[in-house]
Context: one part of a larger RNA
RNA sequence: UGACGGGGGCCCGCACAAGCGGUGGAGCAUGUGGUUUAAUUCGAUGAUACGCGAAAAACCUUACCAGCUCUUGACAUGGGGAUUUCGGACUCUGGAGACAGAGUCCUUCGGUUCGGCCGGGUCCUACACAGGUGCUGCAUGGCUGUCGUCAGCUCGUGUCGUGAGAUGUUGGGUUAAGUCCCGCAACGAGCGCAACCCUUAUCCCUAGUUGCUAACAGGUCAUGUUGGGCACUCUAGAGAGACUGCCGGCGUUAAGCCGGAGGAAGGUGGAGAUGACGUCAAGUCCUCAUGGCCCUUACGCCCAGGGCUACACACGUGCUACAAUGGCCGGUACAAAGAGCAGCGAGACCGCGAGGUGGAGCGAAUCUCAAAAAACCGGCCUCAGUUCGGAUUGCAGUCUGCAACUCGAGAGCAUGAAGUUGGAAUCGCUAGUAAUCGUAGAUCAGCAUGCUACGGUGAAUACGUUCCCGGGCCUUGUACA
Numbered sequence: 001u002g003a004c005g006g007g008g009g010c011c012c013g014c015a016c017a018a019g020c021g022g023u024g025g026a027g028c029a030u031g032u033g034g035u036u037u038a039a040u041u042c043g044a045u046g047a048u049a050c051g052c053g054a055a056a057a058a059c060c061u062u063a064c065c066a067g068c069u070c071u072u073g074a075c076a077u078g079g080g081g082a083u084u085u086c087g088g089a090c091u092c093u094g095g096a097g098a099c100a101g102a103g104u105c106c107u108u109c110g111g112u113u114c115g116g117c118c119g120g121g122u123c124c125u126a127c128a129c130a131g132g133u134g135c136u137g138c139a140u141g142g143c144u145g146u147c148g149u150c151a152g153c154u155c156g157u158g159u160c161g162u163g164a165g166a167u168g169u170u171g172g173g174u175u176a177a178g179u180c181c182c183g184c185a186a187c188g189a190g191c192g193c194a195a196c197c198c199u200u201a202u203c204c205c206u207a208g209u210u211g212c213u214a215a216c217a218g219g220u221c222a223u224g225u226u227g228g229g230c231a232c233u234c235u236a237g238a239g240a241g242a243c244u245g246c247c248g249g250c251g252u253u254a255a256g257c258c259g260g261a262g263g264a265a266g267g268u269g270g271a272g273a274u275g276a277c278g279u280c281a282a283g284u285c286c287u288c289a290u291g292g293c294c295c296u297u298a299c300g301c302c303c304a305g306g307g308c309u310a311c312a313c314a315c316g317u318g319c320u321a322c323a324a325u326g327g328c329c330g331g332u333a334c335a336a337a338g339a340g341c342a343g344c345g346a347g348a349c350c351g352c353g354a355g356g357u358g359g360a361g362c363g364a365a366u367c368u369c370a371a372a373a374a375a376c377c378g379g380c381c382u383c384a385g386u387u388c389g390g391a392u393u394g395c396a397g398u399c400u401g402c403a404a405c406u407c408g409a410g411a412g413c414a415u416g417a418a419g420u421u422g423g424a425a426u427c428g429c430u431a432g433u434a435a436u437c438g439u440a441g442a443u444c445a446g447c448a449u450g451c452u453a454c455g456g457u458g459a460a461u462a463c464g465u466u467c468c469c470g471g472g473c474c475u476u477g478u479a480c481a
Stems, first nucleotide, its partner, number of pairs: 001481002003478003007475007015465002019429005026320008034311002042053002064306002067303001070300001073129001077128002079125005087106008109119003131295002134293003140289002142284003145280001147278001152191006158167003171182003197272001199270002202240002205237004211230003216227003243266001246260005322422001326381006338369003343362002348357003388419001393414003398409002435457007
């Protein structure tokens, strides 16, 4: 000087408390451990692994396994030689296919001084080499997690100290903040904080189609449907607006704090992007790049099949429930944000339904996906393993796709398991939040209870900081570095 203390002081944070809802019990989904296996590919492992890499494992993916093949190779560059052409479609034979063989058809490189001259292709050949998701993240770059959006981390000059170092950065106030003020052997500065950026909440201006429709007119069973209009909503550009600016009190006449006015918004208005010096030899050599090591008729490459989906068990994360604030049936409202041409697919018709037939319109403020759901109104059920709950299984069917056996997702009928609110323990959340309700998207042929985004309905509680956890500043002790 740090680190540590079941030392002290001050102060924060859904850290506790006060509340609301969960997890832990059940069934299922998903990830992991373990076990099994020819293989169940690999990585991630307290917080900071475990719906994680994976924004999609039937084939492919795929890295794993057993088997069939290839050896300058699936891919790149270079030498020599050959060929002047490559390439594509179809058929047949062998084969699981890769591959091998035969045949038919289409097409037949560019330039040119017209010279196999230049360039490009294809094949053969030997060697240099290719190739490796093989090892090392403790050789590395890059990227990422975490402490933590915590308020800290440093430097120059000066001063003090023999020196390590100190001071500044401590102190008194204050703040979300090393934020600001005052004081001070310090005076200044940098990286962080804040602001600048995006979005949202209010208003004005500009613009008015594909959006809107107040007044006028036409038309309809009805509908901005048509003429007209751009007022309003909205869209998307440009501006205004919030700064403790104003008033009162407190405070040291300061920084600031409390209350008030006005205001759409008030003291950082809400939300995002933004992550200092560093820590964990944290994670990643399987995104990529890369040193070293290793393989080179194989640890490379091709193929079809299997596996990653196994199942005495254990854990994490979720979904659905156990019901009456509910279930079922009928009726009837109100969103936002997205996506669409190898696409979204309307109206119509068929089917109980998944879906099918068909194809209008739309590269979309125009058309489509598209029905929002909870809510509301009416009816039935009356506390029961039930009209709760839907696992499991059977039958007959749908869609995608060469192909749903291992191993997809819907739908119908039948079946109708556990489960009556969950031990010790434990998690999230302070407001348009929790809880609850649907919607869309990425990935994607198909497949979502996951992820990401969107809106609808919409609470309770916070006395307080003694205690638990984590953190910041000062101080003290130390046989620690």
Molecule: small-subunit ribosomal RNA, 3' major domain
Organism: uncultured prokaryote